[in-house]
Predicted 3D model of a 406-nucleotide RNA (Bacterial RNase P class A) from an Acidobacteriota bacterium. The source organism's lineage runs through Bacteria, Pseudomonadati and Acidobacteriota. The prediction has a mean pLDDT of 75. The model forms 95% of the base pairs in the Rfam consensus. It matches the Rfam family "Bacterial RNase P class A". By type it is a ribozyme.
C1' cells in the first nucleotide's frame, strides 16, 4: 500500500444581518376587580437568558407512573429455553462452553426433550424405520451347450472343467435411488460376506482428574441402542392481570335538562311595538334565586432523573460503589431557521512545486506543501427511562492475510 476484521469518537466552530418558540425583567395601552398605593388578563415595545438526536424514527421488547380489576389456587393462552454473571426489569448486555463459517483477525447460533405419545419425510428408490433385497456376489440341485479324459455291446454311458438358463438358500461388502439408507477406516476371516474377530475413531454405561457450572481431558467396560424434523402437535422447566399521558387529578361558561325554595296560574306571570307612561297586539303557564353533575375552555400531570460530566476504587467485562461539580426544550399539531464572511474537514477532482522508497535498468508504488473547483449525509422532541432494529456522513486506533516498495 491493497484486502479484511473489531472497537471508540464526532455530528463542524465563530462573527454579522434578518426571523421563529417558550421563560423572565422594565416601560406603555386597554379590560375586569378592588375603598386604595394596587392585583389579574390581553396587546405593543425595549432588554436578559434558553431552545432536538445518535438515531429524536419503527413502536418491536422491558420498566417507571396512572387508572381499572383482583381472597387463594388452577385451566386456557402467550413468550422464553447451554452455563455463569450484570440489571429496577427484559426476549437486553458481558464473560465462557459446545456446534457451524473463515487461511486468519474474527464471526453466527430459537443451543431443553425424538426411548412419554400422535403424526410427517414430495419425486426417485427394494426399503424413509417393528426394517428390507432391484442389480450384483456365493453355494446346492436341475436342464442344455462346448472342450478334455476314461469305458463301450458303437446306440451311448461315467467323471472333470467352462458358458447360458431355471429353482432354492446365504449375504448386505460393491452398484443403483435419494437431501437423508441401520456406525467409519484398515487388517484378518469367509463359499461369498457381515462387529463375525481385532486395532484406531465414533456411540452407550461406570469410575477418576480439572472447572462454580455448561463442559473438557483421560481410564475401564459393552460389539453397539439407531435416520431427519420439536420454527409439526406435544412433553418438561421458568415468567406473565388489562389499558395507556387522548393515563389520570382539579377548576369551571353559555344553552339544554335535573333538584330545592319563593312568587304566579284568567283577580293576567311573561313577551312584542316604544326613551317612559297610557295604549294595541300576542299569550294560558310558568318566572326568579340557589344547589349539584356533565360539555366548551383552563390548570396540573411535565421534566431533578434507575440524571449528566469529571476523578478515584472494585471487577477480565457488562456493571457497581464513593466523592466533587452541573441543571440541559417542556408545548399547541408542534418553534429550534435563512443569507453571508473567516477558519477547519473531505475529494478514490484538476494544476503547480518539493522529497525520500523498491528495482541492475526500463519503470513501479507513494508522501508533503500551495492554488482553483466542488462536497458536507440520515433525519425533527410531544409523559419519562433501559434496550433492540432500521436509516446515514466522516475521523481515529488495535488486529489479521497478502505485497519488492517509507
Nucleotide at each position: 500500500g491493497c484486502a479484511g476484521u473489531g472497537a471508540g469518537c464526532c455530528a463542524g466552530a465563530u462573527g454579522a444581518u434578518c426571523g421563529c418558540c417558550g421563560u423572565u425583567g422594565g416601560g406603555u395601552g386597554u379590560u375586569g376587580c378592588g375603598a386604595g398605593u394596587g392585583c389579574a388578563g390581553c396587546g405593543c415595545u425595549c432588554g436578559a437568558g434558553g431552545g432536538a438526536g445518535g438515531a429524536a424514527a419503527g413502536u418491536c421488547c422491558g420498566a417507571a407512573c396512572u387508572c381499572c380489576g383482583c381472597a387463594g389456587g388452577g385451566c386456557a393462552g402467550u413468550g422464553c429455553g447451554c452455563c455463569g454473571g450484570g440489571u429496577a426489569a427484559c426476549g437486553c448486555c458481558c464473560g465462557g462452553u459446545c456446534a457451524g463459517g473463515g487461511u486468519a483477525a474474527c464471526u453466527u447460533g430459537a443451543a431443553g426433550g425424538a426411548c412419554a405419545g400422535u403424526g410427517g419425510c414430495a419425486c426417485a428408490g427394494a426399503a424413509a424405520a417393528c426394517a428390507u433385497a432391484c442389480c450384483g456376489c456365493u453355494c446346492g440341485c436341475c436342464u442344455u451347450c462346448g472342450c478334455c479324459g476314461g469305458g463301450u455291446c458303437c446306440g451311448c454311458c461315467c467323471g472333470g472343467c467352462g458358458g447360458a438358463g431355471g429353482c432354492g438358500a446365504g449375504u448386505a461388502a460393491g452398484g443403483g435411488u435419494g437431501a437423508a439408507a441401520a456406525g467409519g477406516u484398515g487388517c484378518g476371516g469367509u463359499a461369498a460376506g457381515a462387529g463375525c474377530g481385532c486395532a484406531c475413531c465414533g456411540c452407550g454405561c461406570c469410575g477418576g482428574u480439572g472447572g462454580u457450572a455448561a463442559c473438557a481431558c483421560g481410564g475401564g467396560u459393552g460389539g453397539c441402542a439407531g435416520g431427519c424434523a420439536a420454527a409439526a402437535c406435544c412433553c418438561c422447566g421458568c415468567a406473565c392481570g388489562g389499558a395507556g399521558c387522548a393515563a389520570g387529578a382539579c377548576c369551571a361558561a353559555a344553552u339544554a335538562g335535573g333538584g330545592a325554595a319563593g312568587c304566579g296560574c284568567u283577580c293576567g306571570a311573561g313577551g312584542a311595538c316604544g326613551g317612559c307612561c297610557c295604549g294595541u297586539c300576542c299569550g294560558a303557564a310558568g318566572c326568579u334565586u340557589c344547589c349539584g353533575g356533565g360539555u366548551c375552555g383552563g390548570u396540573c400531570g411535565c421534566u431533578u432523573g434507575a440524571u449528566c460530566u469529571c476523578g478515584c476504587c472494585a471487577g477480565u467485562a457488562a456493571u457497581g460503589g464513593c466523592g466533587a461539580g452541573g441543571c440541559u426544550a417542556g408545548a399547541g399539531g408542534a418553534a429550534u431557521g435563512a443569507u453571508u464572511g473567516u477558519c477547519g474537514c473531505c475529494a478514490c477532482g484538476c494544476c503547480g512545486g518539493c522529497g525520500g522508497c523498491c528495482g541492475c535498468a526500463a519503470g513501479g508504488g507513494u508522501g508533503c506543501c500551495g492554488g482553483c473547483u466542488g462536497g458536507g449525509a440520515c433525519a425533527g422532541a410531544a409523559u419519562u427511562c433501559g434496550g433492540c432494529u432500521u436509516a446515514c456522513g466522516g475521523c481515529u486506533c488495535g488486529c489479521u492475510g497478502c505485497g519488492a516498495a517509507c